Description: c-di-GMP-I riboswitch aptamer from a Bacillota bacterium, 76 nucleotides, folded computationally. Its mean pLDDT, the model's own confidence on a scale to 100, is 91.
[in-house]
RNA sequence: UCCCGAUAAAGGCAAACCUGGGGCAACCCAGGGACGCAAAGCCACGGGACCCGCAAGGGUCAGCCGGGCUGCCGAA
Numbered sequence: 001u002c003c004c005g006a007u008a009a010a011g012g013c014a015a016a017c018c019u020g021g022g023g024c025a026a027c028c029c030a031g032g033g034a035c036g037c038a039a040a041g042c043c044a045c046g047g048g049a050c051c052c053g054c055a056a057g058g059g060u061c062a063g064c065c066g067g068g069c070u071g072c073c074g075a076a
Stems, first nucleotide, its partner, number of pairs: 004074002012037002017032006035063001041069003045066003048061005
């Protein structure tokens, strides 16, 4: 350094649900709240799910999987 990853240390994120707001919707934002997370940081590139649409098509999800980029710590 890479792989890897702990009943370690420091710090971080925040599911469901509730409140307020935005959106036709999926869903998003803020506050509360913690089920969990070693990338639960970022990117819709491949697959997938979901929403709108007669369709063509447009959109949502990075906390579904893979991939890419970046990052804290250091026992075995």
Record summary: The organism belongs to Bacillota, within Bacteria. Its Rfam family is "c-di-GMP-I riboswitch aptamer". Its family is annotated with cyclic-di-GMP binding in the Gene Ontology.